This is a predicted structure of a 119-nucleotide RNA (SAM riboswitch aptamer (S box leader)) from Arenimonas malthae.
The RNAcentral record of the sequence draws on Ribocentre.
The coordinates come from a structure-prediction model, not an experiment, and the mean pLDDT is 82.
RNA sequence: AUCCCAUCGAGACCGGCUGAGGGGGUAGGCCCAAUGACGCCGGGGCAACCCAUGCACGAGCAAUCGCGCAUGAAGGUGCCAAUUCCUGCGGGGACUUCGUGUCCGCCGAGAGAUGGGUC
Numbered sequence: 001a002u003c004c005c006a007u008c009g010a011g012a013c014c015g016g017c018u019g020a021g022g023g024g025g026u027a028g029g030c031c032c033a034a035u036g037a038c039g040c041c042g043g044g045g046c047a048a049c050c051c052a053u054g055c056a057c058g059a060g061c062a063a064u065c066g067c068g069c070a071u072g073a074a075g076g077u078g079c080c081a082a083u084u085c086c087u088g089c090g091g092g093g094a095c096u097u098c099g100u101g102u103c104c105g106c107c108g109a110g111a112g113a114u115g116g117g118u119c
Base pairs, nucleotide, nucleotide: 003117004116005115006114007113008112013043014042015041016040017039021032022031023030026088027087028086029085044080045079046078049076050075051072052071053070054069055068057066058065059064084111089108090107091106092104093103094102095101
């Protein structure tokens, strides 16, 4: 790098260094930021994808596999502002001064992120 699957409304902060932008790109919005953001380093934490144990169910002669639930957290990742910050495409609903105008933690697609598998 390819393709497939799952998840994305919850959760989790301090110290040091640095010094101007940052929230992936693009456009619009909104926000964070010299009371020092972003980033890097150290420590701490969250979560439970991989993982471990137990139980139920299904497949199998069996080994085992699949699926669901519960518990755990040593290890591999991940994550620790805002839904993936929001919108961009299609649809739904409410309101309406009817202007395809305003609004919605609405649904789906797309894109992206993370993990697991695969070549």